[in-house]
């Protein structure tokens, strides 16, 4: 420096469950264990989920409802980029 299931030492923890906290989607804690070599950290691009509060459209006589779209959250365990890192067969 390359490689990643050949070895070690470890790590982390999905669906469920229980407590919380949030309107929500989801955090977070403690059981659990589907997976995982960055499942370690950033919402920068993209996707995709939320609507208490917000902007503007379509539609409509108008409400309401739908859908888009601003806004604001949310997922780093959706793909992509950043930054750190642990071991480590072979080169």
């Nucleotide at each position: 420096c390359u490689u990643g299931u050949a070895a070690a030492u470890g790590c982390c923890a999905a669906a469920c469950c229980u407590g919380u906290c949030g309107a929500a989607a989801g955090g977070c804690a403690g059981g659990g264990a589907c997976g995982g070599a960055a499942a370690g950290c950033c919402a920068c691009g993209g996707a995709u989920c939320u609507u208490u509060c917000u902007u503007g459209g379509c539609u409509g006589a108008a409400u309401c409802u739908u859908c888009c779209u601003c806004a604001a959250g949310a997922u780093a365990g959706c793909c992509g980029g950043g930054c750190u890192g642990c071991c480590u067969c072979u080169u």

A computed fold for a 91-nucleotide RNA from Desulfuromonas sp., annotated as c-di-GMP-I-GGC riboswitch aptamer. Its Rfam family is "c-di-GMP-I-GGC riboswitch aptamer". Its Rfam clan is "c-di-GMP_I riboswitch clan". The model forms 95% of the base pairs in the Rfam consensus.